[in-house]
C1' cells in the first nucleotide's frame, strides 16, 4: 500500500411560513394552545404465534410439513453453537444433511456393454493360412484377459510391489469401505485396536419406508347499539264465513274460547349507519447478573401513527453528500439526494436499496 471475509449502523442536518391527521384543555360557536404523527424494508404475504370465532370422546387411515446433534424461542421451515461433507492458500462460504442390502421404478447422448455387467480396439495361449533362409511379419477360428486404449455424468475399490502366457485382491503393504470391540464425547460423531479380500454404482426437490409435527377460517375475524324492510310474536279494538271445543242421552238457541281479514301499541328481528376489537406489547433504551452463544433474568427508565376511502405534505433560507462548469488556487454558478408508502398485533425468512460510516479478521509486498 492493494487484494479480500464477516458482522453492523446510517438513509441528508437545522430554521421559518403555509397545511393534513388523532389526542389533550380552552371556548357557545367560528377557532385557539400544547402534545403524537411511516418503514429498514411498512413489500412480498412464504413460515409460525398471538386474538376471535366454529367444530371438537378416543384411535387409525388419508393429506400436508419438516428431516445432522445439542440447545434457544410463545412457536417456526427461524437463530446459535457444535459435527460430516465439498469448495477457498486464508479469513471464511455452500449442503433438502434419515433410508438405496423392503419394494417398484428412472439413468438422455455417446458406447461393444448402464447393473443378474460387458470382449469394440488392444494384450496372451494352441490351432490353421500366408510371406520370409531364419528371426518374425500379415490375415484367421476357438479360447483367456476388466492391466492399456476409447465412450461417458457415471465402467463393478485406488496406488504400488509380487506374480501370470497375459492379466486379475489372485498375494502383500497403504489408504478407501463393511463388521466388531474399546476409549472420549449429554449428542451428531471422532480416535484405537482386532476381523473381513471387497459384497452394495447414483437417483428418495422419483413414488416409497421411517420418525417427528398439523383440526378450519380468518380483522370483510368477532361483540355491541341501532333508522328501515320481511317474515315472526304478544295485548286491545272492531270484523266475516262456516267449523270445532267447553258439552252432558240426543237435537236447538244463545254465550265463552279457537280457527279471517284490518287497524294500533308494544317486544323482536336486524340493513343502512355507528361503536369497540385497535394499538401497553412475548414493547423501546440504560444498567447488572448467568450463559460460548442465541438467548435468560432482575432493576431502572419511557409511552412512542392510529386513519377509514384513509393524515404523514409543499415552499423558503443557511449548511451538508455527489456530479457538472468557469478558475492556477480560493472561490462562484448550476444540477441531484436509495429503495419505498403503516391498515388488527408480533417473532422471523425472502426481496428492493443512490450514497456514507463504523467493529473485527484474512492474504500479498513494502518499511521501521
Nucleotide at each position: 500500500u492493494g487484494a479480500g471475509g464477516a458482522g453492523u449502523c446510517u438513509g441528508g442536518a437545522c430554521g421559518g411560513c403555509c397545511g393534513c391527521u388523532c389526542c389533550g384543555c380552552c371556548g357557545c360557536g367560528a377557532g385557539g394552545c400544547g402534545g403524537g404523527g411511516a418503514g429498514g424494508a411498512a413489500a412480498g404475504u412464504c413460515c409460525g404465534g398471538g386474538c376471535u370465532c366454529c367444530a371438537c370422546g378416543g384411535g387409525u387411515c388419508a393429506g400436508g410439513g419438516u428431516g445432522g446433534u445439542u440447545g434457544c424461542c410463545a412457536a417456526c421451515g427461524g437463530c446459535a453453537a457444535c459435527c460430516g461433507g465439498c469448495c477457498g492458500c486464508g479469513a471464511g462460504g455452500c449442503c433438502a444433511g434419515g433410508g438405496a442390502a423392503a419394494g417398484u421404478g428412472c439413468c438422455a447422448c455417446a458406447g461393444a456393454a448402464a447393473a443378474c455387467a460387458a470382449a469394440c480396439c488392444g494384450c496372451c495361449g494352441c490351432g490353421g493360412g500366408u510371406c520370409g533362409c531364419a528371426a518374425g511379419g500379415c490375415c484367421u477360428u476357438c479360447g483367456g484377459u476388466a492391466a492399456g486404449g476409447g465412450u461417458g455424468a457415471a465402467a463393478c475399490g485406488g496406488u504400488g510391489c509380487g506374480g501370470u502366457a497375459a492379466g486379475a485382491g489372485c498375494g502383500c503393504a497403504c489408504c478407501g469401505c463393511g463388521g466388531g470391540a474399546c476409549u472420549g464425547g449429554u449428542g451428531a460423531c471422532a480416535g484405537u485396536c482386532c476381523c473381513g479380500g471387497c459384497a452394495g454404482g447414483g437417483c428418495a426437490a422419483a413414488c416409497c419406508c421411517c420418525a417427528c409435527c398439523c383440526g378450519g377460517a380468518g380483522a370483510a375475524a368477532g361483540a355491541c347499539c341501532a333508522a328501515a324492510u320481511a317474515g315472526g310474536g304478544a295485548a286491545g279494538g272492531c270484523u266475516c264465513a262456516u267449523g270445532g271445543c267447553g258439552a252432558c242421552g240426543a237435537c236447538c238457541c244463545g254465550c265463552g274460547c279457537c280457527u279471517u281479514g284490518c287497524c294500533u301499541u308494544c317486544c323482536g328481528g336486524g340493513u343502512a349507519g355507528g361503536u369497540c376489537g385497535u394499538u401497553c406489547g412475548a414493547g423501546g433504551c440504560c444498567g447488572g447478573c448467568c450463559g460460548c452463544g442465541a438467548g435468560g433474568u432482575c432493576g431502572g427508565u419511557c409511552c412512542c401513527a392510529g386513519a377509514g376511502a384513509a393524515a404523514u405534505g409543499g415552499c423558503c433560507g443557511u449548511c451538508u453528500c455527489c456530479c457538472c462548469c468557469u478558475u492556477c488556487c480560493a472561490a462562484g454558478g448550476g444540477g441531484u439526494g436509495c429503495c419505498a408508502g403503516a391498515a388488527c398485533c408480533c417473532g422471523g425468512c425472502u426481496u428492493a436499496c443512490a450514497g456514507g460510516g463504523c467493529u473485527c479478521c484474512u492474504c500479498a509486498c513494502g518499511u521501521c